[in-house]
RNA sequence: GGACGAUUAGCUCAGUUGGUAGAGCAUCUGCUUGACGUGCAGAGGGUCAAAGGUUCGAGCCCUUUAUCGUCCA
Numbered sequence: 001g002g003a004c005g006a007u008u009a010g011c012u013c014a015g016u017u018g019g020u021a022g023a024g025c026a027u028c029u030g031c032u033u034g035a036c037g038u039g040c041a042g043a044g045g046g047u048c049a050a051a052g053g054u055u056c057g058a059g060c061c062c063u064u065u066a067u068c069g070u071c072c073a
Stems, first nucleotide, its partner, number of pairs: 001072007010025004019056001027043005049065005
């Protein structure tokens, strides 16, 4: 330098054919306990890596850029 893949909540990851952004764990609150833990109920937490484009509408499609990984040279 080239090809391919990944980037979504604090962490690990879903998100189907473009139509209200989700799960588990973690955090916080309440109940439960003598207390902790477990269990139950609830809550908070997101510029979907960045910028631009297409569209009535983009996490999803297109272009560029950044970071990481694999392979080729």

This is a predicted structure of a 73-nucleotide RNA (transfer RNA) from an Oscillospiraceae bacterium. The coordinates come from a structure-prediction model, not an experiment, and the mean pLDDT is 82. It was read from a public genome assembly. Rfam family: tRNA.